[in-house]
């Protein structure tokens, strides 16, 4: 300098006029006057939590979901700092897997002799035939040749030929020391080793519904009539996928009807934000000081005008002309995802050049 | 707002404990008929909405992400 990873941030700004929403204030009232008005993801709703309701939500089945290790949280599937392993990059990283068991069982189209009681071609020596052969009982996993996968792997002895059968070096198990809070590391010592998924089983975690929860007020009506079940040997109901238990119970369900479609609460002071000191590697805790920040219900936060900013093309210049992303709260947090023009900041990594 | 469910041929749809994508109707070619329909043969047509990951192999599992349908409010 040029090309990258990684965390983090901003993501237009100012003034005027008109106008819409909530608060507040004057005023009988009409209306005036003050004052606030979207994000980092408000989206997707994919996880957890608060909160509300249903037996102050009871027990067992079932079912779903996590899952290496310490730690942080209100809680998680989420975050920090790590461990193994594999894949991708020259690298900085980044992405997947990782509960338990080399325990049992199953299951592996198609090729292939054989998917773990292997012999299709092949090598071996025996024994018959009787010799460039062929039977015939055998040994061999070393070559070939299928396969995603073929008896850990490779290379030496060794052997009729073979083979962890022994040996070294690799890669896994196992046991024992040692270091780690621990996942693991490392060292010795044992020939102990086929792949993959799955059924098993361990531990742990979920009652269900969702602010259209749910509570209160107001307004207005006809349970019209048909059908089924039902009235304690009991229908239905308490919002749980099945059982069982408690508890209400005269009604209950469908078809067709009828009324009202209004308004307050819940509703924003919350695991709040900001600064700064402490502890921790870090997420994150904690103390102390400051601050008051949107609450609509057909749905408010918007239009128009000038000036700045930035980036782009045109131009010698002056300056002109264009654009300025993703996007839109609806009970409220923690968090993932996914959308995003352009712009800062750090610490690292590569390649080139200078000194 | 909030839960929930589907997406496979030109149209309805099977096929989901992973192992060659299939059915009806449509489309087309032949055969029957004078000629049509109806029948009979055979034949063609598919990124399995889209985009990654598991895994020898994925419509099927997992993860994201576009489309498209349903149900939820008040009184007796």
């Nucleotide at each position: 300098a040029c090309a990258g990873u990684u965390a983090a941030c901003u993501g237009g700004c100012u003034u005027g006029u008109c106008g819409c929403u909530a608060g507040g204030g004057u005023g009988c009232a009409a209306a005036c006057c003050c004052c606030a008005g979207a994000g980092g993801a408000a989206a997707g709703u994919c996880c957890g939590g608060g909160c509300a309701a249903c037996a102050a939500a009871g027990g067992g089945c079932a079912c779903u979901c996590c899952a290496c290790u310490u730690c942080c949280u209100a809680a998680c599937a989420g975050a920090a700092a790590g461990c193994u392993g594999u894949u991708g990059g020259c690298a900085a990283c980044a992405g997947c897997a990782g509960g338990c068991a080399a325990a049992a069982c199953g299951u592996a189209g198609a090729a292939g002799a054989a998917a773990a009681c292997a012999a299709c071609c092949g090598c071996c020596g025996g024994c018959a035939u009787a010799u460039u052969u062929u039977g015939c009982a055998g040994g061999c996993a070393a070559g070939g040749g299928u396969g995603a996968g073929a008896a850990g792997g490779c290379g030496g002895g060794g052997u009729a030929a073979g083979a962890g059968c022994c040996c070294a070096c690799c890669a896994g198990g196992u046991g024992u020391a040692u270091g780690g809070u621990g996942a693991c590391a490392u060292a010795c010592a044992u020939g102990c080793u086929g792949u993959a998924c799955g059924u098993g089983u361990u531990g742990g975690a979920g009652g269900u519904u969702g602010c259209a929860a749910g509570u209160u007020c107001a307004u207005g009506u006809a349970u019209a009539c048909c059908g089924g079940c039902g009235u304690c040997a009991g229908a239905g109901g308490g919002c749980u996928g099945c059982c069982c238990g408690c508890u209400c119970a005269a009604g209950c369900c469908g078809g067709a009807g009828g009324g009202u479609a209004g308004a307050a609460c819940g509703c924003u002071a919350g695991a709040g934000c900001c600064u700064u000191g402490c502890g921790g590697c870090a997420a994150c805790g904690u103390a102390a000081g400051g601050u008051g920040c949107a609450g609509a219900u057909u749905a408010a936060u918007g239009a128009c005008a000038a000036g700045c900013g930035u980036c782009u093309u045109u131009g010698u210049a002056a300056a002109a002309a264009g654009a300025c992303a993703c996007a839109g709260a609806a009970c409220c947090c923690g968090g993932c995802u996914u959308a995003u023009a352009a712009g800062u900041u750090a610490a690292c990594u590569g390649u080139u050049u200078u000194g | 707002g909030c839960g929930g469910a589907a997406g496979u041929a030109g149209c309805u749809c099977a096929g989901u404990c992973g192992g060659u994508a299939g059915a009806g109707c449509a489309c087309u070619a032949g055969c029957c008929u004078u000629c049509c329909a109806a029948g009979c043969u055979g034949g063609g047509g598919g990124u399995c909405g889209c985009g990654g990951g598991u895994u020898c192999g994925a419509a099927c599992c997992c993860c994201g992400u576009c489309u498209u349908c349903c149900g939820c409010u008040c009184c007796a």
Predicted 3D model of RNase P RNA and transfer RNA as a complex of 431 nucleotides.
It holds a member of the Rfam family "Bacterial RNase P class A".